[in-house]
């Protein structure tokens, strides 16, 4: 310099025209009304108007309603240790394990460093499973081989068959019953011993997970899988802003009171028609539940920005400043110009032309996780090339 995966930050700018929504001010008009005042519509002006994920709705909370004496089971979730947080299955730091790489080393092993990753309680409670290959995948029913013995053949060594011993060798496999060596044995075997490994005890370091060690004890235990059932520990009542609260029309029901008249032709009188005139059902009036509709919940909050401090970090504390969508069949849009960025192409160059500019879009709110994302920048790591 370049390429790759990873982590982090950003993710278009300005102006014009026509629109949408919310708030404030104002104009005009309509409605309610005795006034005051309130509400709806129209026009104008000013101001606010999507995101890093607003997404998936996976996890945790705030808030609201319902349920609830106390205890337990089931179901579900989580699972090394410490810390952060309102809380979490999230985050930070650490421990153990894995992968890659570098250094020491002739090399291997080993030790140390770096990057990265990890659902990482229990396999000695029980049950179950372990493809293919292989004799055998866990109570070793021994395939080949090795050894002993018996019978037969051959007749110095060999071959065939039967009975037994053997997990050292071969071969299979992801995995074969601790490894190397010496002894031992008929051949073998932790059968015995030394070293390494393993388990336990003790001691030391660490809050802990865990690490280390002089030593002592144990021949050594049953290979793996719990993201199989299961066991242990911990947590967990349910539904969700269409939660829920308030105001409340017409019509039809419900209840109370009054009630002999009421309605129409018809503005009034007469008249006529209809309903009703005992209980009461006409009619009048009041109350109550619910619907349409309206209001609240609704956005000032575990808030944002800047600075200082504590801490290794997640995070916390203090000081100063700021208010930044709030719709409800649901606004946040369309278009034009200039510029920016990327790619292609023309050109010696300056520059010109063309194309592209992602993923996506609030709906009570907040903290996370996961997924999508054109392009740009930064960081460490790894590979390649070049120069000294």
């Nucleotide at each position: 310099c370049u390429u790759g995966a990873c982590g982090g930050a950003c993710g278009g700018a300005c102006a014009g025209u026509c629109g949408c929504u919310c708030g404030c001010g104002u104009u005009u008009u309509c409605c309610u009304u005795g006034c005051a005042a309130g509400g709806g519509g129209u026009g104008c002006g000013c101001g606010g108007g999507a995101g890093g994920a607003a997404a998936g709705u996976c996890c945790g909370g705030u808030c609201u309603c319902c349920a609830c004496a106390g205890g337990g089971c089931a179901a579900c979730a989580u699972g090394c240790c410490g810390g952060c947080u309102a809380a979490c299955g999230g985050c930070c730091g650490g421990g153990g394990g894995g992968a890659c790489u570098c250094g020491c080393u002739c090399a291997a092993a080993g030790c140390g460093g770096g990057u990265u990753u990890u659902a990482c309680g229990g396999a000695a409670a029980g049950u179950g499973c372990c493809a293919c290959a292989g004799a055998a995948a866990a109570u070793a029913u021994a395939c080949c081989g090795c050894c002993u013995u018996c019978g037969g053949g051959a007749c110095u060594u060999c071959c065939c068959g039967g009975a037994g011993g053997u997990a050292a060798g071969g071969g299979u496999g992801a995995a074969a019953a601790g490894g190397u060596g010496c002894g031992g044995c008929a051949a073998g075997a932790g059968c015995g011993c030394a070293c390494c490994g393993c388990g336990g005890c003790u001691c030391c370091g660490g809050u802990a997970a865990c690490g280390g060690a002089c030593g002592c004890c144990g021949g050594c235990a049953g290979g793996g899988c719990a993201a199989a059932c299961c066991c242990c520990a911990u947590g967990c009542g349910g539904a969700g802003c269409a939660a829920g609260a308030c105001c409340a029309a017409a019509u039809a029901g419900g209840g109370g009171a009054g009630g002999a008249g009421g309605a129409g032709c018809u503005g009034c009188c007469c008249g006529c028609u209809c309903c009703g005139u005992u209980c009461a059902c006409a009619c009048u009036u009041c109350c109550g539940g619910g619907u349409a509709g309206g209001u609240c919940g609704c956005u000032g909050g575990a808030g944002c920005c800047g600075g200082a401090g504590a801490g290794a970090g997640a995070u916390c504390u203090c000081c100063g400043g700021c208010c930044a969508a709030g719709a409800g069949g649901a606004a946040u849009g369309a278009u034009u110009g200039u510029c920016g960025c990327u790619c292609u192409u023309c050109g010696c160059a300056a520059g010109g032309a063309g194309a592209g500019u992602a993923c996506a879009g609030a709906a009570a709110c907040c903290g996370g996780c996961u997924u999508a994302u054109a392009g740009u920048c930064c960081g460490g790591c790894a590979g390649g090339c070049u120069c000294g």
The RNA shown here (Bacterial RNase P class A) has 388 nucleotides and comes from a Bryobacteraceae bacterium.
A source record names the gene rnpB.
RNAcentral holds the sequence, with entries from ENA.
Rfam family: Bacterial RNase P class A. By type it is a ribozyme. About the family: Ribonuclease P (RNase P) is a ubiquitous endoribonuclease, found in archaea, bacteria and eukarya as well as chloroplasts and mitochondria.
The model forms 94% of the base pairs in the Rfam consensus.
The organism belongs to Bryobacteraceae, within Bacteria.